[in-house]
Context: one part of a larger RNA
């Protein structure tokens, strides 16, 4: 000089895009962030229609309609969050071989026929409560058999093994037990073959510090065999063998997410990894495994632990590193806001339902960018301030007056795009248009040299200034004040931070 996720002091008009717990991976009240499907299924329903019985009123079955609770599918593995812990195949990057992939897209080949359960429900009953408990009933796309089995799987010679589910729309003739068979469309359903995503695994090379760490390993090195995995592999066991790794840094301790990037420099490099976008880890501490195509799962289980809360003392219940918010810490960081209108997620055939991502508004000059704070004239160079050789100079065309404009603020009207079959949170926004009066808007450092800007008054090695060199002990351009200067400008200026 540049830089910044900054902070502090004086100040402080609008507006546009941006950023906004760098610290205690302390601990949280409350709300909210993951639901959805009646077109799988039992079933319930105040209110709605229209029928059927009996007297208004009840009551009963149907139709459609909604729908807590449950059974049942899909999502809750995605999205957001954080950076503790990792120095690693963790990230970068280049390969590689012995793998899996819902839902999506292409192909093939099927969807045949029984069975017995559990939930909700009724009934008993145990608990303060979270929650059970026994006994009965019941449905399906839940669940199990049976048949078939191109292609699949296992063996590799025979041969063995293995599935499945219906719903929903609309219809001539037939048949019906009046539900329905049928027949058609469409959407599921199985096996399987490719493909697309994604996602495990291997291997090169790179990727901090310390040698005041020098030796370090026994499932350790490597084979055979078997387990286990979706898959190679000491991943795991038996047995054999006695390797394996290091001074080109092993083992130890310390720091530390890693990248595309960004700072700053002519470059080389040196710092760095805040938003943003990939990758990894983590989810109160540790450990565990079910489910599942996917986890070993932030807002799911299950076991210790620490902590907090209920409590009828016998028990229980939680997890903000989601969004807001609260206390704490700290020099320091924001609404318990709106809306699903857009974008995309997730259910679903749709309508649509959800969604603190996401858009959006609010805060904060925290940063960059932009625009105002007025224009032109105007010497009797007014007053006044300051200085002086007292004649004058200076602030100074500045002010005052004249004549103008109205940007952006403020009031009134009108008002988009974003969005279309249909919906607008933002928002009566932004933008037009017209009214008002120069009217509502300037400060903050510095002036002794680096370094641009000089006097006077006060102090008198006092008070005080200082980035270095140093000023001040009675004319201080260097302390305090004025007055003139000289610099940026909604900012200045200090302190930190990297080059």
């Nucleotide at each position: 000089g540049a830089u910044u996720g900054a902070a502090c002091g004086c100040u402080g008009g609008c507006g546009g895009c941006a950023g906004g717990c760098u610290u205690a991976a302390c601990a949280c009240a409350u709300g909210c962030a993951a639901g959805u499907c009646g077109a799988g299924c039992g079933g319930a329903u105040a209110a709605a229609g229209g029928g059927u019985g009996c007297u208004u009123g009840c009551u009963c079955g149907c139709u459609g309609a909604u729908c807590g609770a449950g059974c049942g599918g899909c999502g809750g593995a995605c999205g957001g969050g954080u950076g503790a812990g990792u120095a690693a195949c963790g990230c970068g990057u280049a390969g590689g071989a012995a793998u899996c992939u819902a839902c999506c897209u292409g192909g093939u080949a099927g969807u045949g026929g029984g069975g017995g359960a559990c939930a909700a429900c009724a009934g008993u009953u145990g608990g303060a409560a979270a929650c059970g408990a026994c006994u009965g009933c019941u449905a399906a796309u839940a669940c199990c058999g049976c048949a078939u089995a191109c292609g699949c799987c296992c063996u590799a010679c025979g041969g063995g093994g293995g599935a499945a589910a219906g719903c929903g729309g609309g219809g001539g003739a037939u048949c019906u037990u009046c539900g329905g068979a049928c027949c058609u469309c469409g959407u599921g359903c199985u096996a399987u073959c490719a493909g697309a995503u994604g996602a495990g695994c291997c291997u090169g090379c790179g990727u901090g510090a310390g040698a005041u760490u020098a030796g370090c390993u026994u499932g350790u090195u490597g084979g055979u065999g078997a387990g286990g995995u979706a898959a190679u592999g000491g991943c795991u066991c038996a047995c054999c063998a006695a390797g394996g790794c290091a001074a080109c840094g092993a083992u130890c301790u310390c720091u530390a997410g890693c990248u595309g990037g960004u700072c700053u420099g002519a470059g080389a490099g040196g710092a760095u990894g805040a938003u943003c976008a990939g990758c990894c880890a983590c989810a109160c501490u540790g450990g565990g495994a079910c489910u599942g195509a996917g986890a070993c799962a932030c807002g799911g289980c299950c076991c210790a632990g620490a902590c907090u809360c209920c409590u009828a003392c016998g028990g229980g219940a939680g997890g903000c590193a989601g969004c807001a918010g609260u206390g704490g810490g700290g020099a320091a960081u924001c609404u318990u806001a709106g809306a699903c209108a857009a974008u995309g997620g997730g259910g679903g055939a749709a309508a649509c339902c959800c969604u603190g991502a996401u858009c959006u508004a609010g805060c904060c000059a925290u940063g960059c960018c932009g625009c105002g704070u007025g224009a032109g004239u105007g010497a009797u160079g007014a007053a006044g301030g300051c200085c002086c050789u007292a004649g004058g100079g200076u602030c100074g065309u500045a002010a005052a007056g004249c004549u103008c404009u109205u940007u952006c603020g403020c009031c009134a009207g009108g008002g988009a795009u974003g969005g279309u079959a249909a919906u607008g949170a933002c928002a009566g926004u932004a933008c037009c248009u017209g009214g008002u009066a120069a009217a509502g808007a300037a400060a903050c450092c510095c002036c002794g040299g680096c370094u641009a800007a000089c006097u006077c008054c006060g102090u008198g090695c006092c008070a005080g200034c200082a980035g270095c060199c140093g000023c001040g002990g009675u004319a201080a351009u260097a302390c305090g004040g004025a007055g003139g200067g000289g610099g940026u400008u909604a900012g200045c200026g200090u302190u930190g931070u990297u080059c």